[in-house]
This record gives sequence, structure tokens and C1' cells, in this order.
RNA sequence: UGCCCGGUCGUCCAAUGGUAGGACGGAGGACUUUGGAUCCUCUAAUCAUGGUUCGAAUCCAUGCUGGGCAG
Repeated sequence: UGCCCGGUCGUCCAAUGGUAGGACGGAGGACUUUGGAUCCUCUAAUCAUGGUUCGAAUCCAUGCUGGGCAG
């Protein structure tokens, strides 16, 4: 430098153009003498800027960034 793949709660993973959801974590509560375990509730995210569309995490363009391959 070229090509390919990826970027979503603190972490991991979903979401076939139509309410961004689950698990773990964290906070509060129930239970318990205490702790642990268990149960309930809450917490918190679409890499950026444009475009298409009634509607974009999803499609398109550019950029940023991570990984791989080639030189």
C1' cells in the first nucleotide's frame, strides 16, 4: 500500500427494514443469626458523519478503529 472480515450495555452474544433483547456483572429488595445459594425489580449500549426509506443496529458512501492475508 492492496484485499477480506469485524465494531451493539462494564463483558459475552442476539435482533430476517418495524418497541434494541438475553446471560454474566453492578445496585436495591425478599429469604437467612451472618455469609453463600435462590427469587424479584432496576441499571446500562447500536464507532462517526452523510445518503436511501413512512421507518435504518440492519441497506449505500466516506472516514475512524481492531483482526487476518499478500507485498